The RNA shown here (transfer RNA) has 71 nucleotides and comes from Parcubacteria group bacterium RIFCSPLOWO2_01_FULL_48_18.
[in-house]
């Protein structure tokens, strides 16, 4: 130059057209003489434009990052 994968919560990762979910981590309570634990609530996420669609994290196109392949 050619292919292909991959980007979701502060960090791993599910989920693949109809309310975005877990663990961890965070705050905050419960419990304790204090604290860990534990247990219970709450914060916080769809890469960045476009298009299709009643509706898009999901399908198309484009940029972008990151990883393989192969010239």
């Nucleotide at each position: 130059g050619g292919g292909g994968g991959c980007u979701u919560a502060g960090g791993u990762a599910a989920g693949u057209g109809g309310u975005a979910u877990a663990c961890c981590c965070g705050u905050c309570g419960u419990c304790u003489c204090c604290a860990a634990a534990a247990c219970g609530a709450c914060a916080a996420u769809c890469g960045g434009g476009g298009g299709u669609u009643c509706g898009a994290u999901u399908c198309c196109c484009u940029c972008a990052g990151c990883c393989c392949c192969u010239g």

Rfam family: tRNA. About the family: Transfer RNA (tRNA) molecules are approximately 80 nucleotides in length. Rfam classes the family as a transfer RNA. The sequence was found in a public genome assembly. Its mean pLDDT, the model's own confidence on a scale to 100, is 85.